This is a predicted structure of a 99-nucleotide RNA (SAM riboswitch aptamer (S box leader)) from Faecalibacterium prausnitzii M21/2. The organism belongs to Faecalibacterium prausnitzii, within Bacteria. RNAcentral records the identical sequence in 2 taxa.
RNA sequence: GACUUAUCAAGAGCGGCUGAGGGGACAGGCCCUGUGAAGCCCGACAACCUGCGCGAGAGCGUAAGGUGCCAAAUCCUGCGGGAAACCGGAAGAUAAGAG
Numbered sequence: 001g002a003c004u005u006a007u008c009a010a011g012a013g014c015g016g017c018u019g020a021g022g023g024g025a026c027a028g029g030c031c032c033u034g035u036g037a038a039g040c041c042c043g044a045c046a047a048c049c050u051g052c053g054c055g056a057g058a059g060c061g062u063a064a065g066g067u068g069c070c071a072a073a074u075c076c077u078g079c080g081g082g083a084a085a086c087c088g089g090a091a092g093a094u095a096a097g098a099g
Base pairs, nucleotide, nucleotide: 003097004096005095006094007093008092013042015041016040017039021032022031023030026078027077028076029075043070045068048066049065050064051062052061053060054059074091079088080087081086
């Protein structure tokens, strides 16, 4: 990388270093950013897997370990339906699994 399943409108910094970009790619939008982007550290959030506690079980709790995550719905649109709202799909992300 391809496959399976689940989830994706909730939540998370007034910190330190550093310094110009960023919102995955393409296109079109729309935004964030020297009142400090990205990155690193710390901190937080969450609870998919493991652990631990409770429970007959379903499950609940906890947050030590493995991931993840910390502007905006996955920022919005790109395909189909619909007057629109919206619904579905595709793609993507994350987790667990299988080969």